[in-house]
A computed fold for a 350-nucleotide part of an RNA from Elusimicrobia bacterium GWA2_69_24, annotated as small-subunit ribosomal RNA, central domain. The coordinates come from a structure-prediction model, not an experiment, and the mean pLDDT is 87. It was read from a public genome assembly.
Context: one part of a larger RNA
């Protein structure tokens, strides 16, 4: 620099906002910077291609001509690009009217159930297991009833069902707040799409400081199995999970599918609205917008399989791959209390 890719073969950043920059809706005028043209200058020689000529041919050489540029000037087109000036609304956004929701935050409240306590009632087992054992129990266990204590999760609704950018969110209720979506088409007038860097956000685990511990539990420890058993299984159990504040920034962060917008048969189901028809009224039923889900037509795939929620046909922008092992790993920068993270080679070798 080209080319061909990126669900499953290497390849979609873990998910947003967004700033350079790339792209960008209708329609009229002007400009003429991209384009496109004319004419001019200049592109040394020497190479090249032609033509003719000179060594007896060739090579080699001489003379002529042509080619041969993101060039310069200068003159001209004006469809597209671009730039200036209007003007418009269908893009995108805002207003007014609804609405549905585990979206987030902070508080306060509930009962169920484990474990502990205390006290009755009650006696010899009790847990456990493939069988056991360890382990608890006559200093009264397990089991029952009453009582009190503390921590974490919220059965039933609950749904292939909502929500949210994603990671994610479920008990009740109050406050703060954040986005959709439907209807209205009143309003701005292209205000818009991507987005290198950057910046927040970002399970679980893990770390610092401080609370907190009721269930679970790495580590550990004992008991079983076993040739052995650093395991699987039982007893027990400490960080930890939980809560406040900072930190870490990774994951099969996955739909292993980037975002955005056009367009390409339908059928079912279903969560949210809007309108029609019906009706006493709710349902039904018909049409419409958004959202999830199954199924299939072109079409696309190596095939699986996708298929108006594309992996189809396009378009515009960002990431990203370029045989396997070395190796996401030294080295080196950044970042981070640390554990590491990120960015990220080679030799060698098949």
């Nucleotide at each position: 620099c080209u080319a061909g890719g990126c669900g499953u073969a290497a390849a979609g950043c873990g998910c947003g906002u967004g700033u350079a920059g790339g792209c960008g809706g209708a329609u009229g005028c002007c400009u003429a910077a991209g384009u496109c043209u004319g004419c001019u200058g200049u592109g040394a020689a020497a190479u090249c291609u032609c033509c003719c000529g000179g060594c007896u041919c060739a090579a080699c050489u001489g003379g002529g001509a042509g080619g041969g540029g993101u060039c310069g000037g200068u003159g001209g087109a004006u469809a597209c690009u671009g730039g200036g000036c209007g003007u418009c609304u269908u893009g995108a956004g805002u207003g007014a009217g609804g609405u549905a929701g585990g979206g987030g935050g902070u508080g306060c409240c509930g009962g169920a159930a484990u474990u502990c306590c205390u006290g009755g009632u009650g006696u010899a087992g009790c847990g456990g297991u493939g069988a056991a054992a360890u382990g608890c129990g006559u200093a009264g266990a397990u089991a029952u009833c009453a009582g009190g204590a503390g921590g974490a999760a919220c059965a039933c609704c609950g749904g292939u069902g909502g929500c949210g950018a994603a990671g994610g969110c479920g008990g009740g209720c109050a406050c703060c707040u954040g986005g959709g979506c439907c209807u209205u088409u009143a309003c701005u007038g292209a205000c818009g799409c991507u987005g290198a860097g950057a910046c927040g956000c970002g399970a679980a685990a893990g770390c610092u400081a401080g609370g907190g511990g009721a269930g679970c539990a790495a580590a550990c420890a004992g008991g079983a199995u076993u040739a052995g058993a650093u395991a699987c299984c039982c007893u027990g159990g400490u960080a930890g999970u939980c809560c406040u504040a900072g930190c870490u920034g990774u994951a099969a962060a996955c739909g292993a599918u980037g975002a955005u917008g056009a367009c390409u048969a339908g059928g079912c189901g279903u969560g949210g609205g809007a309108g029609g028809u019906a009706u006493c009224g709710a349902c039904c039923c018909c049409u419409u917008c958004c959202g999830c889900g199954c199924c299939g037509a072109c079409g696309c795939u190596a095939a699986c399989g996708c298929a108006u929620u594309a992996a189809g046909u396009c378009a515009u922008c960002c990431g990203c791959c370029u045989g396997g092992g070395g190796a996401g790993u030294a080295c080196g920068g950044c970042c981070g209390c640390a554990a590491g993270g990120u960015u990220a080679a080679a030799a060698c070798u098949c």